[in-house]
Context: one part of a larger RNA
RNA sequence: CUGGGCGUAAAGCGCGCGUAGGCGGCUUUGUAAGUCGGAUGGGAAAGCCCUGGGCUCAACCUGGGAAUUGCAUUCGAUACUGCAGAGCUAGAGUAUGGUAGAGGGAAGUGGAAUUCCGAGUGUAGGGGUGAAAUCCGUAGAUAUUCGGAGGAACACCAGUGGCGAAGGCGGCUUUCUGGACCAAUACUGACGCUGAGACGCGAAAGCGUUGGGAGCAAACAGGAUUAGAUACCCUGGUAGUCCACGCCGUAAACGAUGGGCACUAGGUGUCGCGGGUAUUGCCCUGCGGUGCCGCAGCCAACGCAUUAAGUGCCCCGCCUGGGGAGUACGGUCGCAAGAUUAAAACUC
Numbered sequence: 001c002u003g004g005g006c007g008u009a010a011a012g013c014g015c016g017c018g019u020a021g022g023c024g025g026c027u028u029u030g031u032a033a034g035u036c037g038g039a040u041g042g043g044a045a046a047g048c049c050c051u052g053g054g055c056u057c058a059a060c061c062u063g064g065g066a067a068u069u070g071c072a073u074u075c076g077a078u079a080c081u082g083c084a085g086a087g088c089u090a091g092a093g094u095a096u097g098g099u100a101g102a103g104g105g106a107a108g109u110g111g112a113a114u115u116c117c118g119a120g121u122g123u124a125g126g127g128g129u130g131a132a133a134u135c136c137g138u139a140g141a142u143a144u145u146c147g148g149a150g151g152a153a154c155a156c157c158a159g160u161g162g163c164g165a166a167g168g169c170g171g172c173u174u175u176c177u178g179g180a181c182c183a184a185u186a187c188u189g190a191c192g193c194u195g196a197g198a199c200g201c202g203a204a205a206g207c208g209u210u211g212g213g214a215g216c217a218a219a220c221a222g223g224a225u226u227a228g229a230u231a232c233c234c235u236g237g238u239a240g241u242c243c244a245c246g247c248c249g250u251a252a253a254c255g256a257u258g259g260g261c262a263c264u265a266g267g268u269g270u271c272g273c274g275g276g277u278a279u280u281g282c283c284c285u286g287c288g289g290u291g292c293c294g295c296a297g298c299c300a301a302c303g304c305a306u307u308a309a310g311u312g313c314c315c316c317g318c319c320u321g322g323g324g325a326g327u328a329c330g331g332u333c334g335c336a337a338g339a340u341u342a343a344a345a346c347u348c
Base pairs, nucleotide, nucleotide: 003320004319005318006317007302008301012316014201015200016199021194022193023192025088026087027086028085029084030083031082033081034080035077036076037075038074039073040072041071049065050064051063052062053061054060091191092188093187094186095185096183097182098181099180103177104176105175106174107173108172109171110154115149116148117147118146119145120144121143125136126135162169163168206247207246208245209244211242215241216240220236221235222234223233258315259314260313261312262311263310266293267292268291269290270289271288272287273286274285275284276283297304298303321348322347323346330341331340332339333338
């Protein structure tokens, strides 16, 4: 390479947007590039294969034939694909009316709690643990009442509930803004799917500059434990955690499951919207999400099973024994940390 694969064995890019490219609905006309057929040319000889002949046979030599994908010219075919034209509405989208939602940005605001400060009451303890000690407290702690300051997070509601492409999103109000779903019509007329590069988003930690700092808490210090204890436990405690702007670009970024379309038994719960409804609640039913169970089928098994890991088609990414190694070197990016791309020797 031909293949075979990618939930857990190696393997789905963390996620989107989209360029090139690949692929692409129904009807009809033309064309005849792909495709199919015929003819002609060409396809050197030798060799291989078939069939004769010559060395006593054979090897070997030799006659004839066949074969010679592919190529060119030409004449045709027109189902499929392409190209060009015309049309259609089932894909896709737009308009109208509703609906749900922690979707995103900004501003404001609320209560509980922790800590600290001031004042009052009050007195000898408090705290902490397996037990203690470090620690705090007669300079009045802990407890309790009132007042104040400040930062961070939002109990109950809360739910295999909701929203978002993913990361993720949770007090309340206002404002700006993205998407989804449902219903009934109207409109556009294939405008679609995927997507190498590119571009954007991207938890936590970390970095730069400026603020902020209540609680928590790497590092660090002390007390314990222990043979030791650079830990687990305790008392403290700095970066950090928070805000703004700019970087970083990683993760068990997980459903360890790329995206799209179509098809293939059901049952049951729940969320949003609608229809039929005895009309305030059961039932029947349609669409869209989100769970559980389960048939066929699939699977090495576990399990998956209309939210497929089933049956097919299209496009992308990735894998190819273990270690060496996601390392070295080089390139690109980064302030750095490092990220990304990515080997070989050697070895089993």